This record gives sequence, structure tokens and C1' cells, in this order.
RNA sequence: CCUCGAUAAUGGCACAUUCAUUGAAAGAUAAAGUCGCAAAGGUUUGAAUCUAAGGUAUAAAGCUAUGAUUGUCAAACUACCGAA
Repeated sequence: CCUCGAUAAUGGCACAUUCAUUGAAAGAUAAAGUCGCAAAGGUUUGAAUCUAAGGUAUAAAGCUAUGAUUGUCAAACUACCGAA
């Protein structure tokens, strides 16, 4: 240095839920919370998933992303510690 990841050290993130704001919804943000995470770090590309205001179609159910999710997956980029 690479791979790898301890019942180690130092810090970090924050699921469900509650409350407030926001949004048509899915969701997002702030606080509390702490299930978990060694990239649960930033970015954006592809896939997957969620929603359906608007549009479209109908007898009705539906269909549709230009709205979202990276703590769903993959790829590229960056990074703390170092026992075996």
C1' cells in the first nucleotide's frame, strides 16, 4: 500500500414512532427518538419501487412522471482507525 474488518480507540450517521411545517399524494425539512450502519459519505448514471396533481381513457376500475425514494440494487469518485 492492497485486500479485509476487533467484544479495540476516536468521532460520525439515525429506522420505527411522536410533534410541527410543507406537499394533490408519495414524500421532504426541523426537534425528540435510537432499529441499525464501516461508507447509512458527497455526487449522478442505470435499474427497481412508491405516488398520480395534471393529462388521457371509461359505465366503472384504470394508464401515464414532468413528482419522489441512494437506510432497494449496481457502477464510478472520496474518506477515519488498524487487531488478526
Molecule: c-di-GMP-I riboswitch aptamer
Organism: Halobacteroidaceae bacterium